[in-house]
RNA sequence: GGGGCCAUCGUCUAACGGUUAGGACGCCAGGUUUUCAUCCUGGUAAUAGGGGUUCGAUUCCCCUUGGCCCUA
Numbered sequence: 001g002g003g004g005c006c007a008u009c010g011u012c013u014a015a016c017g018g019u020u021a022g023g024a025c026g027c028c029a030g031g032u033u034u035u036c037a038u039c040c041u042g043g044u045a046a047u048a049g050g051g052g053u054u055c056g057a058u059u060c061c062c063c064u065u066g067g068c069c070c071u072a
Stems, first nucleotide, its partner, number of pairs: 001071007010025004018055001026044006048064005
């Protein structure tokens, strides 16, 4: 240089083009407990950036950024 894969809450991970963007862990609050832990209830917080296609994009297309792999 050429080609391929990946990027979603703090972390891990779902989501036929129409979802209130869901779940687990974490964290916060409450309940339970003499206290802590466990357990129960509620809350918290996310689509890498920019364009395009579409009535509608996390999803499809292009570019950029970052990471990984193959190849010369």